């Protein structure tokens, strides 16, 4: 230098061929349970879907560019 893949909650990830409100597990907070802790149950908070632009009535999803990370080729 070239090709391919990934980027979504604090962490690990899902999200199907673009369509009603962006989700799960763990973690965190509160309450109940306990002498206390743990476990368990209930409730709750937390997101510029990497960034910028485009297409579309509508974009996490499609297109273009940029950034970061990984694999391969040279």
């Nucleotide at each position: 230098g070239g090709u391919c893949g990934a980027a979504u909650a604090g962490c690990u990830c899902a999200g199907c061929u673009g369509g009603u409100u962006a989700g799960a597990g763990c973690a965190c907070u509160g309450c109940a349970u306990u002498c206390a802790c743990a476990u368990u149950g209930c409730a709750g908070g937390g997101g510029u879907c990497a960034c910028a632009g485009g297409u579309u009535c509508g974009a996490a999803u499609c297109c273009u560019g940029u950034u970061u990370c990984g694999a391969c080729c040279a």
Record summary: Transfer RNA from candidate division WWE3 bacterium UBA1379, 74 nucleotides, folded computationally. Rfam family: tRNA. Rfam's curators write: Transfer RNA (tRNA) molecules are approximately 80 nucleotides in length. It is annotated as a transfer RNA. The sequence was found in a public genome assembly. The organism belongs to candidate division WWE3, within Bacteria.